Context: one part of a larger RNA
RNA sequence: AGCUAAUGGAGAAUGCCUUGGUACUGGCAGCCGAUGAAGGACGCGCAAGUCUGCGAUAAUCCACGGGGAGUGGACAAGACACCAAUUGAACCGUGGGAUUCCGAAUGGGGAAACCCUCUGGGGUUAAUACCUUAGAAUCCGCAAAUGAAUACAUAGUUUGUGAGAAGGAAAGCCUGUGAACUGAAACAUCUUAGUAACAGGACGAAAAGAAAAUAAACUAAUGAUUCCGAAAGUAGCGGCGAGCGAAAUUGGAACAGCCUAAACUUUAUGUACGUGAUAAACUGCAAUUGUUGUGCAUAGAGGGUCGUGGGACUUAUGGAAUAUUUUGCAGAAUAUUCAAAGAGUUACAAAAUUGUUAAAUAGAUGAAUACAACUGGAAAGUUGAGCCAUAGACGGUGAUAGCCCGGUAAUCGAAAUUUAACAGUCUCUUUUAAGUAUCCCGAGUAAGGCGGGGCACGUGAAACCCUGUCUGAAUCCGCGAGGACCAUCUCGUAAGGCUAAAUACUGACCAGUAACCGAUAGUGAACGAGUACAGUGAUGGAAAGGCGAAAAGAACAGUGAGAAGCUGAGUGAAAUAGACCCUGAAACCGUUAGCUU
Numbered sequence: 001a002g003c004u005a006a007u008g009g010a011g012a013a014u015g016c017c018u019u020g021g022u023a024c025u026g027g028c029a030g031c032c033g034a035u036g037a038a039g040g041a042c043g044c045g046c047a048a049g050u051c052u053g054c055g056a057u058a059a060u061c062c063a064c065g066g067g068g069a070g071u072g073g074a075c076a077a078g079a080c081a082c083c084a085a086u087u088g089a090a091c092c093g094u095g096g097g098a099u100u101c102c103g104a105a106u107g108g109g110g111a112a113a114c115c116c117u118c119u120g121g122g123g124u125u126a127a128u129a130c131c132u133u134a135g136a137a138u139c140c141g142c143a144a145a146u147g148a149a150u151a152c153a154u155a156g157u158u159u160g161u162g163a164g165a166a167g168g169a170a171a172g173c174c175u176g177u178g179a180a181c182u183g184a185a186a187c188a189u190c191u192u193a194g195u196a197a198c199a200g201g202a203c204g205a206a207a208a209g210a211a212a213a214u215a216a217a218c219u220a221a222u223g224a225u226u227c228c229g230a231a232a233g234u235a236g237c238g239g240c241g242a243g244c245g246a247a248a249u250u251g252g253a254a255c256a257g258c259c260u261a262a263a264c265u266u267u268a269u270g271u272a273c274g275u276g277a278u279a280a281a282c283u284g285c286a287a288u289u290g291u292u293g294u295g296c297a298u299a300g301a302g303g304g305u306c307g308u309g310g311g312a313c314u315u316a317u318g319g320a321a322u323a324u325u326u327u328g329c330a331g332a333a334u335a336u337u338c339a340a341a342g343a344g345u346u347a348c349a350a351a352a353u354u355g356u357u358a359a360a361u362a363g364a365u366g367a368a369u370a371c372a373a374c375u376g377g378a379a380a381g382u383u384g385a386g387c388c389a390u391a392g393a394c395g396g397u398g399a400u401a402g403c404c405c406g407g408u409a410a411u412c413g414a415a416a417u418u419u420a421a422c423a424g425u426c427u428c429u430u431u432u433a434a435g436u437a438u439c440c441c442g443a444g445u446a447a448g449g450c451g452g453g454g455c456a457c458g459u460g461a462a463a464c465c466c467u468g469u470c471u472g473a474a475u476c477c478g479c480g481a482g483g484a485c486c487a488u489c490u491c492g493u494a495a496g497g498c499u500a501a502a503u504a505c506u507g508a509c510c511a512g513u514a515a516c517c518g519a520u521a522g523u524g525a526a527c528g529a530g531u532a533c534a535g536u537g538a539u540g541g542a543a544a545g546g547c548g549a550a551a552a553g554a555a556c557a558g559u560g561a562g563a564a565g566c567u568g569a570g571u572g573a574a575a576u577a578g579a580c581c582c583u584g585a586a587a588c589c590g591u592u593a594g595c596u597u
Stems, first nucleotide, its partner, number of pairs: 001596009015582001016546002020517002022514006029506002031168002039102003042055003046078001049075003061096006070082003107116003117136007138165002140162007172203001173201005183190001187239001213222002226253005236244002257498003260442001264302010280289002282331006307476001309441004313435004319338007340430005352425010363412003369385001371384004386403002388392001394406003447471008457483001478493005533540002553581001556568004
């Protein structure tokens, strides 16, 4: 030095475990904010630090419920206290109080958590100072005052008033702006894609939505929107390349329909005209009035809403009572109240309140071996014998427990706040027919030219929809559509608006599931992780789990410079489980013995 055997060091794989993750399912919730949010800074303890909680009333205060013997959150012991006088500690829930400073941050400033003011009230002082409290940003709406150029006016200014706006939030939704890599085996039309990104806006969903629809083809049919399945990778589009890609129809989910503009009537204001009695004042007769009247404009009320065209208008019709309409009489009309019928808080008008039931936010009751023997440190294991079960889900307990503990099945429960359904109070509404002379039926609109865009559809034979620009109709004998266009026929009624459900999503909360992971995995993060650390910054971003059933965490002694380490002793089933702590592979480094050289 090599080989073999044994035994160690070092190392941290493997096995086992799981406090954490991942993906889903069903519910619930779907917003918070100037009454100051989200998120932070700094504080608050017997207390030096970090986390959690809280805010100068500071690990908390008050009330009401639950709870029932311990408690003063965690690391984390200790000290000192409280409660157990059930006259109720901690803890849990509901409601309230309080809530420094920064932050939209809003009195002004500012290098966030700081600095500096003004006005009113209060305190204090001999007086300033000082302390304390409330208010003081901008924009918008509304109301008022004031008020230029410029006479009326308007702009402007000022004050008051408004839980008005602002800022935040995971994804989903709508709108505006809008790429490129890529694919086409290059590349330019095309594709990627109206995607990503940015901006704006809203909601619990959003958007869409009650036909100027779809269809059919000579006379059928459907009947708002949305979502899913089929139609169908079809018809089509396409350097007819790459690729893109419908609809009718049909099967389901869910279903809900409405309000205005205008004509006409009427009120108010302004304005023009008219004026001495013509016109007008509901009608007739008779009086009376005299800025009552007519046109236009603006604002309000009634009316009205449709495509078998509808409405206005005219005529007729209508439950009861009362009042009014210049006066009297007769009629008529209008308004109010009552009755009857119907409807209603998501559209179609709109605000509450009471009760019942069900549920949410704390909880409560809850069966059955303390069985024997054996092994073991320990019984839940094995053997034997019992019991409960609307409960043999699950977790824990010294190994594997229906009957040990928490629970589970089942049943019960709310002072307070909240939700839903139903019922009342309450609120709202009110007839029908005939006629067709006249009036109305959404205008810089429809439509057209030019240039673009959207439609599966790339300009094409290119309808339809949107519009930058230039033109520019008609009012029901009207107008639009049916994929150039024309005729016929059919369908509809644009240029105003609202609308639940079926649909999308999941940051938070509750309950659960998994041929999902098991510490180089699973979230980046099982651990004080978006931490330590890096970077001027935007931003990047780790490593790190396991003693034991229980600390019983090794008293005491020896050695030693030693509070190191080691050796005894002791604990424990085990200490080669000793805190660098379960198991403890390999590389790597030794020791002992044998053999070989």
Record summary: The part of an RNA shown here (large-subunit ribosomal RNA, domain I) has 597 nucleotides and comes from a Candidatus Gastranaerophilales bacterium. NCBI's taxonomy places the organism under Bacteria, Bacillati, Candidatus Melainabacteria, Candidatus Gastranaerophilales. Its mean pLDDT, the model's own confidence on a scale to 100, is 82.